[in-house]
RNA sequence: GGAGCAGCCUGGAUGCACGCCGGCCAUUGCAGGACGGGGUGGCGGGAGGAAAGUCCGGGCUCCACAGGGCAAGGUGCUGGCUAACGGCCAGUCGCAGCGAUGCGCAGGAAAGUGCCACAGAAAACAGACCGCCUCCCGGGCAACCGGGCGGUAAGGGUGAAACGGUGCGGUAAGAGCGCACCGCGCACGGCGUGAGUCGGGCGGCACGGCAAACCCCACCUGGAGCAAGAGCCAAUAGGGGAGCAUGACUGGCCCGGUCGCUCCCGGGUAGCUCGCUGGAGCCUGCAGGCAACUGCAGGCCUAGAUGAAUGUGCGUCGCCCGCCGCAAGGCGGGGACAGGACCCGGCUUACAGGGCUGCUCCGGUU
Repeated sequence: GGAGCAGCCUGGAUGCACGCCGGCCAUUGCAGGACGGGGUGGCGGGAGGAAAGUCCGGGCUCCACAGGGCAAGGUGCUGGCUAACGGCCAGUCGCAGCGAUGCGCAGGAAAGUGCCACAGAAAACAGACCGCCUCCCGGGCAACCGGGCGGUAAGGGUGAAACGGUGCGGUAAGAGCGCACCGCGCACGGCGUGAGUCGGGCGGCACGGCAAACCCCACCUGGAGCAAGAGCCAAUAGGGGAGCAUGACUGGCCCGGUCGCUCCCGGGUAGCUCGCUGGAGCCUGCAGGCAACUGCAGGCCUAGAUGAAUGUGCGUCGCCCGCCGCAAGGCGGGGACAGGACCCGGCUUACAGGGCUGCUCCGGUU
């Protein structure tokens, strides 16, 4: 200098004007059974790294529930972290990469059942199509050819997969038939908490694959969700019933009708408050731990809306791009993904631009 791998940070700054949501203070009115509500002024607060998808897990709330079992669902190498997890950290094994590193639904196939398409002779107590070989018969001078009884599984062929692999010996040809190494199995020893790993020994080899097939084993799981759930109010307008008064109006008078007072009934419309944000919280330091994480001390308070606020405009500075200019500079343009709704821990997905750290490989120079 080039090419990469991993982790992380940031996600414009500031001023003015007009607005929006909510808080506190002051002041002034309104209303009242209670809760309240209006005007004016002031002060300070007001989205994110993913607030998103709602895919996992937990807190919280209500309902259900003696205990245990069955069923159903989920998780699945090992150890740890955590409130918990299908998450995270550290490792193991396998695969990919020269490497940094990445990826893995990674328990059990000698408990049982089942499946293994097509092709192929044969697909799991297997099998012989083409071959190879001894012997026998026939033909041929011979090389060899044809047929038969057998042997064989080395070579060819089929297949995703063919009943260990490579090599040497051996044999008529062959074959774990024998031997070495690799693989496999069995018991053992060292190291490791463990998954495992290393080592030598024994056994010629029995046990093909599939559990994102049933199943077996271990562990976990009650349901619904803040529209959860709880509290306050029943006045006023209007309706129905009963009673009182027998008053007022209508009317010459009675009946009748309308109005009045008290009590009861009843639903409609429309609400308010809590839950609601101080919490497995954030920052800094120290300590323990490889780490995830945990403990201690100090400091901080950082949105709470409910038709649902966080906006718009104009400047200045900064970043990027284009054009002009010798230069100073000037002009024009761009700036992502996206936005709370009970809270928290994860995962996943989206994202313009800028920046930092560690590591790997290649090349050059000294």
Description: Predicted 3D model of a 366-nucleotide RNA (Bacterial RNase P class A) from a Myxococcaceae bacterium. Taxonomically the source falls in Myxococcaceae (Bacteria, Pseudomonadati, Myxococcota, Cystobacterineae). It matches the Rfam family "Bacterial RNase P class A". Gene Ontology terms of the family: tRNA processing, ribonuclease P activity and dimeric ribonuclease P complex. It was read from a public genome assembly, where an Rfam model found it. The prediction has a mean pLDDT of 75.